[in-house]
Molecule: transfer RNA
Organism: Chloroflexota bacterium
RNA sequence: GGGCGUUUAGCUCAGUUGGUCAGAGCGCACGGCUUACAUCCGUGAGGUCACAGGUUCGAACCCUGUAAUGCCCA
Numbered sequence: 001g002g003g004c005g006u007u008u009a010g011c012u013c014a015g016u017u018g019g020u021c022a023g024a025g026c027g028c029a030c031g032g033c034u035u036a037c038a039u040c041c042g043u044g045a046g047g048u049c050a051c052a053g054g055u056u057c058g059a060a061c062c063c064u065g066u067a068a069u070g071c072c073c074a
Stems, first nucleotide, its partner, number of pairs: 001073007010026004019057001028044005050066005
């Protein structure tokens, strides 16, 4: 330098070829239970869907560029 992936909550990851709500598990906070802790049960907080632009009535999802990261080729 060229090619192919990945980027969504603190962590690990789903998200059906554009729509009604952005989610799960773990973790965290609070409550219940317990003498107490753990387990278990319930509730809750936490997100600019990497960044910027474009298409569209409407974008995590489509297009373009940039960045970070992984693999392959040279």